[in-house]
RNA sequence: AGUCCGGUAGCCAAGCGGUUUAAGGCACUCGCCUUUUAAGCGAGGGAUCGUCGGUUCAAAUCCGACCCGGACUACCA
Numbered sequence: 001a002g003u004c005c006g007g008u009a010g011c012c013a014a015g016c017g018g019u020u021u022a023a024g025g026c027a028c029u030c031g032c033c034u035u036u037u038a039a040g041c042g043a044g045g046g047a048u049c050g051u052c053g054g055u056u057c058a059a060a061u062c063c064g065a066c067c068c069g070g071a072c073u074a075c076c077a
Base pairs, nucleotide, nucleotide: 001073002072003071004070005069006068007067010026011025012024018057028044029043030042031041032040050066051065052064053063054062
């Protein structure tokens, strides 16, 4: 330098144009239960999707550039 993969709540992670402006798990908050803690049960809050721009009636989802992480290939005094 090139190719490919990934970047979605504190963490993991689904979704790959509309049918829900984002599922689920863990964590968090409140309540119940318990002598207490844990476990269990119930309820609740939190992301507009790496950044910017574009396409579209409509974008997390398509396109471009860039940033970050990873793998491979190439170059190298």
The RNA shown here (transfer RNA) has 77 nucleotides and comes from an Acidobacteriota bacterium.
The organism belongs to Acidobacteriota, within Bacteria.
It matches the Rfam family "tRNA". Gene Ontology term of the family: triplet codon-amino acid adaptor activity.